[in-house]
């Protein structure tokens, strides 16, 4: 200095070929209990690292960057 993976809810992930973002755990309510704990049902919670362009529409596609890791000089 070069190439190359990841980055998405508190957390670990999913998201095919662009079409308005999910699962699990986990919180937070409720219901069952004397109480917990478990089980069930509901909630909340992200403008998908950051900036630009493309397109009627980006998480996706292209450029720039910035963080982590590998590799290679």
């Nucleotide at each position: 200095c070069g190439g190359g993976g990841c980055g998405u809810a508190g957390c670990g992930c999913a998201g095919u070929u662009g079409g308005u973002a999910g699962c699990g755990c986990g919180u937070u309510g409720g219901u069952u209990u004397c109480g917990g704990g478990a089980a069930c049902c509901a909630a909340a919670g992200g403008u998908c690292g950051c900036u630009g362009g493309u397109u009627c529409a980006a998480g996706u596609c292209c450029a720039g960057u910035c963080g982590u890791c590998c590799c290679g000089a």
Transfer RNA from Petrotoga olearia, 73 nucleotides, folded computationally. Its mean pLDDT, the model's own confidence on a scale to 100, is 81. Rfam family: tRNA. The source organism's lineage runs through Bacteria, Thermotogota, Thermotogae, Petrotogaceae and Petrotoga.